[in-house]
RNA sequence: GAGCCGGCCGGGCGACCGCGGCGAGGAGACUCGUCGAGGAAGGUCCGGGCUCCACAGGGCAAGGUGGUGGGUAACACCCACCCGGGGUGACCCGCGGGAAAGUGCCACAGAGAACAGACCGCCGUCGUGCUCGCACGGCGGUAAGGGUGAAACGGUGGUGUAAGAGACCACCAGCGUUCCGGGUGACCGGAGCGGCUCGGUAAACCCCACCUGGAGCAAGGUCAAGAAGGGGAGCAUGGCUCCCCGCGUGAGCGUUCGAGGGCGGCCCGCCCGAGCUCACGGGUAGACCGCACGAGGCUGUCGGCAACGGCAGUCCUAGAUGGAUGGUCGCCGACCGCAACGCCGCGAGGCGUGCGGAGACAGAACCCGGCCUACAGGCCGGCUCAU
Numbered sequence: 001g002a003g004c005c006g007g008c009c010g011g012g013c014g015a016c017c018g019c020g021g022c023g024a025g026g027a028g029a030c031u032c033g034u035c036g037a038g039g040a041a042g043g044u045c046c047g048g049g050c051u052c053c054a055c056a057g058g059g060c061a062a063g064g065u066g067g068u069g070g071g072u073a074a075c076a077c078c079c080a081c082c083c084g085g086g087g088u089g090a091c092c093c094g095c096g097g098g099a100a101a102g103u104g105c106c107a108c109a110g111a112g113a114a115c116a117g118a119c120c121g122c123c124g125u126c127g128u129g130c131u132c133g134c135a136c137g138g139c140g141g142u143a144a145g146g147g148u149g150a151a152a153c154g155g156u157g158g159u160g161u162a163a164g165a166g167a168c169c170a171c172c173a174g175c176g177u178u179c180c181g182g183g184u185g186a187c188c189g190g191a192g193c194g195g196c197u198c199g200g201u202a203a204a205c206c207c208c209a210c211c212u213g214g215a216g217c218a219a220g221g222u223c224a225a226g227a228a229g230g231g232g233a234g235c236a237u238g239g240c241u242c243c244c245c246g247c248g249u250g251a252g253c254g255u256u257c258g259a260g261g262g263c264g265g266c267c268c269g270c271c272c273g274a275g276c277u278c279a280c281g282g283g284u285a286g287a288c289c290g291c292a293c294g295a296g297g298c299u300g301u302c303g304g305c306a307a308c309g310g311c312a313g314u315c316c317u318a319g320a321u322g323g324a325u326g327g328u329c330g331c332c333g334a335c336c337g338c339a340a341c342g343c344c345g346c347g348a349g350g351c352g353u354g355c356g357g358a359g360a361c362a363g364a365a366c367c368c369g370g371c372c373u374a375c376a377g378g379c380c381g382g383c384u385c386a387u
Stems, first nucleotide, its partner, number of pairs: 001385009011332007019036007038361001042372002045370005050216004062212005067081005082096001083094004097207002102205002104201003119146002121142010154172006173197001175194008220289004230280001232278004260272004296315008335357004340353005
């Protein structure tokens, strides 16, 4: 100088005004004290806690996960390793089971795209022509060469042949398989054998292994208003009808009432008058709980390569429900700029003063663990390459 990786901060103090929770005081208005967003509180993409519903057991369907080992409450997360690819390197990337179970698809170009393919070429033969060793045409052989393509059915050399070809041979690559060694394992290393070779695509169907019940704090629970409503018990009840009683020869007439409420409390009286009272359970509005102590934070130590875990100590830190956590000013600190000033330095430049400027993304709503995305500006650490 050029890079790679990881971690952290996201201004501090004060004054004034304003907002929410809690506590204290006050009859109240209000006052005082104290606490009051984030690294992502966000997207709601995964995983769990918690709550309610469902559930004997098994299977199907549907969805998800997908190298191995570990971590974890769990995960599609994290750590370590393996394999493949990229980089000189630090390091980075991989939706990384199976394509030799079956089916489908493979654009364009190309003759041919999957148990392939004769377009040019090469070779043989037949025919015709002639400038006599070539041209054209027919039939056949051929995948060595050319050409197309992301991909054309192993590579190099030889034998062989009319020309060719794993047709055969040697070596190499790759596949399958057996054995040996290392590793917990993915896998790695080595030896032998086999047919000579097998395209890609599963974020296409599919196959294999494993996992998954549904809904979500508007979950769910407690208390519970009303001249609201439910069934029950008790006490009452006009009129009509019937029965009994008294009087009456008879038609008929008469006696007796009335819970509760209003008239300011009680009695009388007057008026209204068919409901009143009791206990019960459900439940709307509303209020409260859930709801802030939790897989919690920090420090130390031990185990582990690490993720993480054990132990000890210590701390308690928002809780709104039209939804609080804000605004203004001053000082300080960091950053940027300057036709300014001063000092230092040979110089690039540095330091100080002054003036000016910028300050992001965003914002809890049941709670955690992750992932992803956004972010002005700044700080720190480790490592690599070149000189």
The RNA shown here (Bacterial RNase P class A) has 387 nucleotides and comes from uncultured Nocardioides sp. The model forms 94% of the base pairs in the Rfam consensus. Taxonomically the source falls in Nocardioides (Bacteria, Actinomycetota, Propionibacteriales, Nocardioidaceae). The RNAcentral record of the sequence draws on MGnify.